[in-house]
Context: one part of a larger RNA
RNA sequence: CGUUGGAUAUUUGAGAGGAUCUGUCCUUAGUACGAGAGGACCGGGAUGGACCGACCUCUAGUGUUCCGGUUGCCCUGCCAAGGGCACAGCCGGGUAGCUACGUCGGGAAUGGAUAACCGCUGAAAGCAUCUAAGUGGGAAACCAACCUCGAGAUUAGAUAUCCCAAUUAGGCGUCUUGUAGACCACGAGAUUGAUAGGCCGGAAGUGUAAGCGCCGCAAGGUGUUGAGCUUACCGGUACUAAUAGCCGAUUGG
Repeated sequence: CGUUGGAUAUUUGAGAGGAUCUGUCCUUAGUACGAGAGGACCGGGAUGGACCGACCUCUAGUGUUCCGGUUGCCCUGCCAAGGGCACAGCCGGGUAGCUACGUCGGGAAUGGAUAACCGCUGAAAGCAUCUAAGUGGGAAACCAACCUCGAGAUUAGAUAUCCCAAUUAGGCGUCUUGUAGACCACGAGAUUGAUAGGCCGGAAGUGUAAGCGCCGCAAGGUGUUGAGCUUACCGGUACUAAUAGCCGAUUGG
């Protein structure tokens, strides 16, 4: 921009894409078969491999925004306590998120029309013949079925509802933003407000802060104390920031 008034929501499905794998074991059954050795079809069940998808409860990794330990130098006048730099200085852990080595799920069943092939009936050709007329079976392949997208499907579809002289229904922009994202888009929200930050509480992480008391000549220990600190998580709370605007059919050739 189109879809021929303008919108919001829910859809139909033309069409497109994805998936389509397979082992072993048990049973049927040591049965059928076979002199024996050996050893099934068909059917039922269990459990794997690789591949694919989703997720983060568990396990594990990362986690330069969290906590702790520690070395050297410098700084806050000194002690103590802290800060900076040294690959994040090094080391031990670790929330959210993102991940796999983790967890869950999938390829199943079924139908249709068939291939090779196997048939029935059956002439041409008194026989025979699956084929010439007719007709049945038959594969991981094909068409459906399963998952995803999908009306620019210009054949532009359908249903429900809303709006029609007020700038409405609605949309845009701006702003606060997100497990959404390169941008755009998409989602949540904009005071009739929990959208982000802050604050409060919790979870979770680290592992017993500082100060003071006591013990020790001291290094240090111990009590206060599972203390102090704490990012992304959960819940709450208007304290801060979401100001003010613009477009938008004329009952539809």
A computed fold for a 253-nucleotide part of an RNA from a Nitrospinota bacterium, annotated as large-subunit ribosomal RNA, domain VI. Its Rfam family is "Bacterial large subunit ribosomal RNA". RNAcentral holds the full RNA, with entries from ENA. NCBI's taxonomy places the organism under Bacteria, Pseudomonadati, Nitrospinota.